[in-house]
Molecule: transfer RNA
Organism: Candidatus Omnitrophota bacterium
C1' cells in the first nucleotide's frame, strides 16, 4: 500500500433483507427477604448506536469519507 471483518449501556453481545418506544445477560443503585451476608424476588438509573456528510417521508440498519481494533496479502 491492497482486501476482509468489527466499533450499540460500565463489561460481553443481540438487533444490521430501513418503519411504532433501542434491547438481553452480567455489573451498579434502592426496596423486600435475613440476626447479618449470600442467593432469590421487585423496581430503577445508565446510550450523540465510533465521528462527519449524503440518500429517504423515515437510518443503529443503505452509500461516501475519516478514526480506532483485528485478520490476510504484498
Nucleotide at each position: 500500500g491492497g482486501g476482509c471483518g468489527g466499533u450499540u449501556a460500565g463489561c460481553u453481545c443481540a438487533g444490521c433483507c430501513g418503519g411504532u418506544u433501542a434491547g438481553a445477560g452480567c455489573g451498579c443503585u434502592g426496596c423486600g427477604c435475613u440476626c447479618a451476608c449470600a442467593u432469590c424476588g421487585c423496581a430503577g438509573a445508565g446510550g450523540u448506536c465510533a465521528g462527519a456528510g449524503g440518500u429517504u417521508c423515515g437510518a443503529a440498519u443503505c452509500c461516501u469519507c475519516u478514526a480506532c481494533c483485528g485478520c490476510c496479502c504484498a